[in-house]
The RNA shown here (transfer RNA) has 72 nucleotides and comes from Hanseniaspora guilliermondii. Its Rfam family is "tRNA". The family's RNA type in Rfam is transfer RNA. The sequence is in RNAcentral, with records from ENA. Model confidence (mean pLDDT): 81 of 100.
């Protein structure tokens, strides 16, 4: 240099083949408790940028940016 695969909340995993993003754990509040702990209920928070196709994109195509393989 070429070519593959892969990047979704702090962190871990969904997302049924293009239909409007879910769940655990974390943290934050309230219940419960003399107190903590341990249970329960809420809240919060994400598609790796940047265009493009579509009525509609996390998913389709370009290009970049990282990681990780493979040949020379």
């Nucleotide at each position: 240099a070429u070519c593959u695969u892969g990047a979704u909340c702090a962190c871990c995993u969904a997302a049924u083949u293009g239909g409007u993003a879910a769940g655990g754990u974390a943290a934050c509040a309230c219940u419960c408790u003399u107190c903590u702990a341990a249970a329960g209920u809420g809240u919060c928070g994400a598609u790796a940028a940047u265009u493009g196709u579509u009525c509609g994109a996390a998913u389709c195509a370009a290009u970049u940016u990282c990681a990780a393989g493979a040949u020379a």